[in-house]
Model confidence (mean pLDDT): 85 of 100. A computed fold for a 1378-nucleotide RNA from a metagenome, annotated as small-subunit ribosomal RNA. It matches the Rfam family "Bacterial small subunit ribosomal RNA".
RNA sequence: AGAGUUUGAUCCUGGCUCAGAACGAACGCUGGCGGCGCGUUUUAAGCAUGCAAGUCGAAGGGUAUACAAAUGCUUGCAUUUGUAGAGACUGGCGCACGGGUGAGUAACACGUGAGAAUCUACCUCGAGAUGGGGGAUAGCCCAUGGAAACAUGGGAUAAUACCGCAUAUGCCUACGGGUGAAAGGAGCUUUUGCUUCGUCUUGAGAUGAGCUUGCGGUCCAUUAGUUUGUUGGUGGGGUAAAGGCCUACCAAGGCUACCAUGGAUAGCCGGCCUGAGAGGGUGAACGGCCACAUUGGGACUGAGACACGGCCCAGACUCCUACGGGAGGCAGCAGCUAAGAAUAUUCCGCAAUGGGAGCAAUCCUGACGGAGCGACGCCGCGUGAACGAUGAAGGCAGAAAUGUUGUAAAGUUCUUUUAUACGGGAAGAAUAAGGAAAAGAAGAGAAUGCUUUUUCGAUGACGGUACCGUAUGAAUAAGCUCCGGCUAACUACGUGCCAGCAGCCGCGGUAAUACGUAGGGGGCAAGCGUUGUUCGGAUUCAUUGGGCGUAAAGGGCACGUAGGCGGUUAUAUAAGUGUGGAUUUAAAGACCGGAGCUCAACUCCGUGUAUGGUCUGCAAACUGUAUAACUCGAGUAUAGGAUGGGAGACUGGAAUUCCACGUGUAGGGGUGAAAUCUGUAGAGAUGUGGAAGAAUACCGGUGGCGAAGGCGAGUCUCUAGCCUAUUACUGACGCUAAGGUGCGAAAGUGUGGGUAGCGAACAGGAUUAGAUACCCUGGUAGUCCACACUGUAAACGUUGUACACUAGGUGUUAGAGGUAUCGACCCCUCUAGUGCCGCAGCUAACGCGUUAAGUGUACCGCCUGGGGAGUAUGCUCGCAAGGGUGAAACUCAAAGGAAUUGACGGGGGCCCGCACAAGCGGUGGAGCAUGUGGUCUAAUUCGAUGAUACGCGAAGAACCUUACCAGGGCUUGACAUCUAGACAGCGGAUAUAGAGAUAUAUCUUCACUUCGGGUGGGUCUAGACAGGUGCUGCAUGGCUGUCGUCAGCUCGUGUUGUGAGAUGUUGGGUUAAGUCCCGCAACGAGCGCAACCCUUACUGUUAGUUGCCAUCAGGUGAUGCUGGGCACUCUAAUGGAACUGCCGGUGACAAACCGGAGGAAGGUGGGGAUGACGUCAAGUCCUCAUGGCCCUUAUGUCCUGGGCUACACACGUGCUACAAUGGGCUGUACAAAGGGUUGCAAAUCCGCGAGGAGGAGCCAAUCCCAAAAAGCAGUCCUCAGUUCAGAUUGGAGUCUGCAACUCGACUCCAUGAAGUCGGAAUCGCUAGUAAUCGCAGAUCAGCAUGCUGCGGUGAAUACGUUCCCGGGCCUUGUACAC
Repeated sequence: AGAGUUUGAUCCUGGCUCAGAACGAACGCUGGCGGCGCGUUUUAAGCAUGCAAGUCGAAGGGUAUACAAAUGCUUGCAUUUGUAGAGACUGGCGCACGGGUGAGUAACACGUGAGAAUCUACCUCGAGAUGGGGGAUAGCCCAUGGAAACAUGGGAUAAUACCGCAUAUGCCUACGGGUGAAAGGAGCUUUUGCUUCGUCUUGAGAUGAGCUUGCGGUCCAUUAGUUUGUUGGUGGGGUAAAGGCCUACCAAGGCUACCAUGGAUAGCCGGCCUGAGAGGGUGAACGGCCACAUUGGGACUGAGACACGGCCCAGACUCCUACGGGAGGCAGCAGCUAAGAAUAUUCCGCAAUGGGAGCAAUCCUGACGGAGCGACGCCGCGUGAACGAUGAAGGCAGAAAUGUUGUAAAGUUCUUUUAUACGGGAAGAAUAAGGAAAAGAAGAGAAUGCUUUUUCGAUGACGGUACCGUAUGAAUAAGCUCCGGCUAACUACGUGCCAGCAGCCGCGGUAAUACGUAGGGGGCAAGCGUUGUUCGGAUUCAUUGGGCGUAAAGGGCACGUAGGCGGUUAUAUAAGUGUGGAUUUAAAGACCGGAGCUCAACUCCGUGUAUGGUCUGCAAACUGUAUAACUCGAGUAUAGGAUGGGAGACUGGAAUUCCACGUGUAGGGGUGAAAUCUGUAGAGAUGUGGAAGAAUACCGGUGGCGAAGGCGAGUCUCUAGCCUAUUACUGACGCUAAGGUGCGAAAGUGUGGGUAGCGAACAGGAUUAGAUACCCUGGUAGUCCACACUGUAAACGUUGUACACUAGGUGUUAGAGGUAUCGACCCCUCUAGUGCCGCAGCUAACGCGUUAAGUGUACCGCCUGGGGAGUAUGCUCGCAAGGGUGAAACUCAAAGGAAUUGACGGGGGCCCGCACAAGCGGUGGAGCAUGUGGUCUAAUUCGAUGAUACGCGAAGAACCUUACCAGGGCUUGACAUCUAGACAGCGGAUAUAGAGAUAUAUCUUCACUUCGGGUGGGUCUAGACAGGUGCUGCAUGGCUGUCGUCAGCUCGUGUUGUGAGAUGUUGGGUUAAGUCCCGCAACGAGCGCAACCCUUACUGUUAGUUGCCAUCAGGUGAUGCUGGGCACUCUAAUGGAACUGCCGGUGACAAACCGGAGGAAGGUGGGGAUGACGUCAAGUCCUCAUGGCCCUUAUGUCCUGGGCUACACACGUGCUACAAUGGGCUGUACAAAGGGUUGCAAAUCCGCGAGGAGGAGCCAAUCCCAAAAAGCAGUCCUCAGUUCAGAUUGGAGUCUGCAACUCGACUCCAUGAAGUCGGAAUCGCUAGUAAUCGCAGAUCAGCAUGCUGCGGUGAAUACGUUCCCGGGCCUUGUACAC
């Protein structure tokens, strides 16, 4: 000293939370010792028992009793004397201290300072006195009542008890006088006094107490008025004492916004805790004061009480009782009960300190000194130290290597604080009584005494304690909490939004560093953690030290009271202020220095500081006060000026509606479209006349006026404010403003008018899923006027008022002055308003910026997280509606402001795309094929599911495939590697059983070799392990789809912004393109675009077989068939060619675009490959790879059969059609690209055909598949469910294959469904494209309407970008950010 938490990210505002310190604490786990402290915070609840205040015989009387002696004698009683002597009684002093508690109290209760009208026992100092009398009474005795407590009567008696008399300094006084004391005891003695303790009076002191007063310290205004002994006076009373303290009379005062009265809470302070401080909290222990003693009241005694362990009365409670009455008060020390999270022994002692009584000894003392219990706190000590690496074992982690626990342990050497045992052993004690000695004072003087000094002299609760010594032996002694971030410290396993954690944020849904456990680590340590409370952090109530345009916050506006603040000069004063002195601020505590316990805590000593109060000296700048002046602030007068400022009266024109009449005929009105409505009973339209009410077009303007609300036709009357100019006058008269008063839009309320238009409510019509709305037709209140009320608005510039200062520029309104001019403008200057831009500065930013949100001053109002809530309640205002004031419980960790990036918008701009439009052909209807869903099933294996799944994985499920189901088998396994052991098997052929896998039997039987044996291979057994199309594509790699072949996506440096970010990449053009050009705080660069690659279109060169054939030659029925040639075509290698290069125009002298020429090709020539940063937790663990989890005689593996082919249904993708641009038949022409030895297969023959027989040729530019088809020519059909269409079904076959039943394809004959162009909707395509026609290939034994390629024929249309969809760029709004 800060940190976490609002957001995708940022800055700010703002709350919540954490880290610190503390505690009279409590709880959980744990616990060795000592010292010093502390210990019912709750219930001022109730209390058994014991103790806590007595003492004095030197004040008094004197007894019971004990002992001794004597006497009487009835031998165990009585009496007398002497000695000792309780308890009780009279009397004195004490009991008002000490100890406890904090209920009450907001008060002179407390703190601090001051004061006058008082008292003060015991104590100290001084003065004086202590003379002489009297009568009682308790105890005691007798008697009575009562259960008891206790009471009563009679009798005798004493005093330092009580009462007179005398005297007395004193006190009172009207100066005449009045009033008013006493007590003795003890010791000694020369029997006379002396000494001492007392008693009385008085003066002073000390101590203590009472009283008055200034100032100070809580909350609530949702408490605003209060008071009748109240405020004062006089007389009287009362008190120790002033006083309405009490009383009678008189007066009517007293207190209060500087908070009275009332309510709530509370003992106050020194201090204690915290804090840098200022402050905030607190008032346990220790100390001072106060109050209280079961509750309330009262007095008595006394120096002192209205009395904790006294009295009386009343109440509640408890106890005793003979029912008539009595007794009691732990908030003393222990202790008990209850309450509570919670707080101790019914201990020891008066040895010390202190107190009471006493001459004293002594007695009393739960004050106190100690011990006990409690880790409750603070402080100190210990639980060992050194060496010790095979870095042991074990644990944990890791695939392993290894790492870690860890020098830690073991082990070796050493020490003994502590512990245990034994022994020694303090200080705390001073002296008292008394004894001894010496000295001294007064007196004539002895003794007892008195004063001073020295000396002797008993006494210890704690406790045999502290401390010391010896012996033994590492021996007797470590836990708690945390480890996601804040916050120091990490891994494994378990769990699987479960169990749980959590102070805040938040963890946990199968790989949790956040739960639980373990290992390891961090922190503190005889404690540790949690909970509670306080301060701090929090500048989050801000004096120090905050704010109010948009985050919470300026009152709607003005006038003005109290209050606060206030211009210039001079003098005085000294209240504030400054500076000295004195005094006080108790002690303890804190700070500093020192000392004592071994240290520390603790204790003691010394010194100073601090804050406040009081008294007092000095100063006079500033503030205040007083006086005198001044003119700049403020105001008044004079002359002008502008104005929708306000009030009243009067007067217009336009429009609307209504009424009357005329003309005139079928609609009008209204809407997105309609309808309700209105009109043939004459509307609407049009003309004329009339009525009514309301509002004032144009001018009109970020123009004017007003404090704000607000104000708009014109004229008149009354009236307010403002501005300008000049001089004169007053002389601070000013600013602000709590309460208060007034004004205050619209709506609303009351009474009475008025009502044309408009128009809440209401009615109807529409719209809609609904439509209590938006739209339409009507329409009441209201809107208007007068008077009264209401008192609120986004009453906003969301910006209080006043004054001063601080760059400018440019409009506009009003006025004044100046230069110039004949004059008016223009121009310049000033003032007052009203706008825009902008410097400095401010601001979180946006923005504000002389009209401040800048810099200052003065005063007022308001704010303190969001919600609850401007709600409830109380008060108050209002006729009401409602207004003003205005909470809490509870709940959340946010709510919010500004700006940023993206995304989104039924926002805007620009642009593109078969996106729409323009066209062509389809799908959706039919039948079939195929895929999917659903359903069914033993199984119908699994995956793919908007676009981006659905003829998809699958380029081909009869068995196999196959992953599914049923059944039958195997268990080191169908497959791989290794180790150990065994064997000569294994394998092949045949036969038998079986559905087969498999089993059994017979036969046959390894290779190389240096021939010694080795090596390799094989089989079996055992073990490591294999195996898994089991799960997780949300743990992954790789691959892929999509946006999208869209033009985008980024970086470095610089600049800019507090920052997220921005700039660059935006802008003007252009492009298919972030393509290029220009501009620009940007300059460059990268990934994309383009190009480079392949193919196609033209061509050169080279090459020339299997291709070709122009020329030459030969040959045939015919053919490059042959020789030959390589010109041409073609093939396949390498070049060329196209670049906006050329011309014209447009454009900005650019990029580029448009047109043209040439050219095979023209503006990317066509097509392909090529897919930026990223998005969709997109798809795939069943291609492959792979983490983790799971199965292991099974989720592995082998086999047979079945299933993946099911079938009310729904969807996708296709094929074939519905026909004549067609179908059938006959003839005939022209491709490209491919494939072929497990193969393609020709000719020829057979079959209607599928096909069969056959086997020339070909490992292919050679041979074969191979017929291309549409087309063309001819012919039949003539608009029909047909000579269309071909499903379905019956029969007969062919081929492949172990095998076509489930479940193949094809052929022939027969059969001949639906279907006559397809609803809503929807798909593809812009040129060699669509459409149409066939061919080939992969897979493949066989199986294609699918897929991938190939060529043939070969169109139509595009005005254009308003709309639909998707995309790109810029901009805007946003409360969205999965």